The RNA shown here (Glycine riboswitch aptamer) has 106 nucleotides and comes from Thermoclostridium caenicola. Rfam family: Glycine riboswitch aptamer. Rfam describes the family as follows. This family represents the bacterial glycine riboswitch.
[in-house]
RNA sequence: AUGAAGGAUGCGGAAGAGCUCUGCCCCAGGGCAGACACCGAAGGAGAAAACGGCAAAUUGUCGGGUUUGUCGUGAAGCUUUCAGGUUAAAGGACCGUAUCCGGACA
Numbered sequence: 001a002u003g004a005a006g007g008a009u010g011c012g013g014a015a016g017a018g019c020u021c022u023g024c025c026c027c028a029g030g031g032c033a034g035a036c037a038c039c040g041a042a043g044g045a046g047a048a049a050a051c052g053g054c055a056a057a058u059u060g061u062c063g064g065g066u067u068u069g070u071c072g073u074g075a076a077g078c079u080u081u082c083a084g085g086u087u088a089a090a091g092g093a094c095c096g097u098a099u100c101c102g103g104a105c106a
């Protein structure tokens, strides 16, 4: 089930921060390199509580408990600023909507 979760695509909405400076290329627009200053919502990375394993100590012994150390699992609109971005365009987490896949959760 008149189709859940999840996924793909199209359309719409979507913030932040330098139209910074220097040099080179280019017909212009623009592109590349460097410098300083910034942004967080492509992507990447980090890991709290909790849970589990191991070791040690403690409890008269086993079991169990407690404490400490260490390892693992463990999230983001948090952190980081690697990447990306700082006129417009493009991109853009996320939201809405349509179609398709999917086939039972929310």
Base pairs, nucleotide, nucleotide: 006101007100008099009098010097011096012095013094018036020035021034022033023032024031025030037086038085039084043082044080045079046078050073051072052071053070054069055068056067057066058065059064

About this RNA: The organism belongs to Thermoclostridium, within Bacteria.